[in-house]
RNA sequence: CUCGAUAAGGGCAAACCUGGCGAAAGCCAGGGGCGCAAAGCCACGGAUCUAAAGCCCCGGUGGCGGGGCUAAGAUGGCCGGGCUGCCGAAG
Repeated sequence: CUCGAUAAGGGCAAACCUGGCGAAAGCCAGGGGCGCAAAGCCACGGAUCUAAAGCCCCGGUGGCGGGGCUAAGAUGGCCGGGCUGCCGAAG
C1' cells in the first nucleotide's frame, strides 16, 4: 500500500413511534436498531422521487378545477467520481 477478523476500543443509525419544518419528495430533534469499514464530507456524472412556482392543454362567465412538461427541490443508507479518516489478525 492492498485488504478487512466472530479482534479491541469506539462510531453511525433503516423500518416504526412522538414532536417540529415543508406544497410534496423529504428533512431536523428524541426514542428505536435493520444494517454499515467510510452509513464521514461534497449533488460533479448517471439514476430515482417530488412538482409549490413557471410553461402548455382542456373545462368553466368567473373565483377556480383537471391533465401534461419542467429542478432551481430531494435521496450521499441507489451507482460512479472527488476529498478526508480510526484500528490492525490473516494474506
The RNA shown here (c-di-GMP-I-GGC riboswitch aptamer) has 91 nucleotides and comes from a Bacillota bacterium. The sequence was found by an Rfam model in a public genome assembly. The source organism's lineage runs through Bacteria, Bacillati and Bacillota. Rfam family: c-di-GMP-I-GGC riboswitch aptamer. Rfam links the family to the GO term cyclic-di-GMP binding.